RNA sequence: GUCGCCUUCGUCUAGUGGUUAGGACAUCGGGUUCUCAUCCCGGAAACAGGGGUUCGAUUCCCCUAGGCGAUA
Numbered sequence: 001g002u003c004g005c006c007u008u009c010g011u012c013u014a015g016u017g018g019u020u021a022g023g024a025c026a027u028c029g030g031g032u033u034c035u036c037a038u039c040c041c042g043g044a045a046a047c048a049g050g051g052g053u054u055c056g057a058u059u060c061c062c063c064u065a066g067g068c069g070a071u072a
Stems, first nucleotide, its partner, number of pairs: 001071007010025004018055001027043005048064005
C1' cells in the first nucleotide's frame, strides 16, 4: 500500500429499518442493620465523526478517524 473485521452508558455487552436503546458490574440516593458487608427499591448515564438512501437509520451504503488481523 491492498483487503477483511470491529467502534453502543465508566467497563463488559444485547439490539438485522418503526424499542421508552435493554441487561450485568460499577457509581449515586433511599430502605434494612448498632456499624460495615449482604440483601431490597430507585436514579443518572451510551449508538466514533461526517454525508447519502428511506416516510423513518444504532441497523443499509460511502468517506474519515481509531483499533485488530491477513497479505507483500

Transfer RNA from a Candidatus Magasanikiibacteriota bacterium, 72 nucleotides, folded computationally. The coordinates come from a structure-prediction model, not an experiment, and the mean pLDDT is 82. Rfam family: tRNA. It is annotated as a transfer RNA.